[in-house]
RNA sequence: GGGCAAUUAGCUCAGUCGGAUAGAGCGCCAGCCUCCGGAGCUGGAGGCCGCAGGUUCGAAUCCUGCAUUGCCCA
Numbered sequence: 001g002g003g004c005a006a007u008u009a010g011c012u013c014a015g016u017c018g019g020a021u022a023g024a025g026c027g028c029c030a031g032c033c034u035c036c037g038g039a040g041c042u043g044g045a046g047g048c049c050g051c052a053g054g055u056u057c058g059a060a061u062c063c064u065g066c067a068u069u070g071c072c073c074a
Base pairs, nucleotide, nucleotide: 001073002072003071004070005069006068007067010026011025012024013023019057028044029043030042031041032040050066051065052064053063054062
């Protein structure tokens, strides 16, 4: 330098053919329970869907550029 893949909650990851208010597990916070803690149960907070544009009535999803990470080729 070229090619491919990935980027969604604090962490690990889903998200169908583009369709309405974006989800799960773990973690965190509160309550219940307990002598206390853990486990268990209930509830809650937490998101610019990497960034910027484009297409569309409508974009996490399609297109372009850029950034970061990983792999491959030279």